[in-house]
RNA sequence: GGAUGAUGUAGAGGCGCAGUCAACAAGAGUACCUGCGAGGAGCCGGCCCGUGAUGAAUUGCCGGGAAAGGGUUGACUGCCGAAGCCGGGAUGCUUGCCAGGCAUUCCGGUUGGGCGUAAAGCGAAAAGCGUUACGACUGUCACCAGGCCGUUAUUGGUGGAGCGCUAUCUCAUCC
Numbered sequence: 001g002g003a004u005g006a007u008g009u010a011g012a013g014g015c016g017c018a019g020u021c022a023a024c025a026a027g028a029g030u031a032c033c034u035g036c037g038a039g040g041a042g043c044c045g046g047c048c049c050g051u052g053a054u055g056a057a058u059u060g061c062c063g064g065g066a067a068a069g070g071g072u073u074g075a076c077u078g079c080c081g082a083a084g085c086c087g088g089g090a091u092g093c094u095u096g097c098c099a100g101g102c103a104u105u106c107c108g109g110u111u112g113g114g115c116g117u118a119a120a121g122c123g124a125a126a127a128g129c130g131u132u133a134c135g136a137c138u139g140u141c142a143c144c145a146g147g148c149c150g151u152u153a154u155u156g157g158u159g160g161a162g163c164g165c166u167a168u169c170u171c172a173u174c175c
Base pairs, nucleotide, nucleotide: 001175002174003173004172005171006170008168009167010166011165014080016079017078018077019076020075021074022073023072024071032064033063035061036060037059038058042051043050045098046097047096083111084110085109086108087107088106089105090104091103092102093101094100112138113137115135116134117133118132119131121129122128140160141159142158143157144156145155146154
C1' cells in the first nucleotide's frame, strides 16, 4: 500500500418520510334541539341500566344549529427503516360488563423510493387512506455488451434488495 471481516461516524435517493401548531375549504344546513302535525309501541351494537300513552320507531313543516376523523396551505421540529402495513401479546381510555374503536409498548414478518391504473375495504365524498396486483420511472449495487484513451466519466440490457450503498476512523486476519 492492497484485499477481507467487525464496530463506529458522516452522507446520498426527492412531488423523500413522519410529527406539532395555525388558518381555510368541506363535513352540512347533516347529526341534534324547541315548537306544530301524521303515526301508535317500541328505542338503545348485545346484556343490565335507562327511556316511552305526559306518545317510541318512522315521517312532514317552521325556527335554531354543531363536532370528530380525513383534506389543502403555511411555519417549525425530527429524520433517510426515514416510515408504513400485517399477525400476536400487555397496559390504559372509551359508562357497569362484552363486542367494537383509540393510544402506548413488546415480539415476529414484510416493503429501496415516489407516481399511475384496477379490485374490494375505510370514508360525507368525484377528496384521500392503507393492502394486493400490474406498469413504466428513479436511486443504488452486481453482471454483460458498447463507446472512450478520454482524464475515470458515460450508453444500453438483465437482475437483486435498505440487515443495502458510498465515504471514512479504529481493530483483526492475509498478501

The prediction has a mean pLDDT of 78. Predicted 3D model of a 175-nucleotide RNA (Lysine riboswitch aptamer) from Allolucifera butyrica. The RNAcentral record of the sequence draws on Rfam. Its Rfam family is "Lysine riboswitch aptamer". Rfam 15.1 lists 3,224 matches to the family in 1,923 species. The organism belongs to Allolucifera, within Bacteria.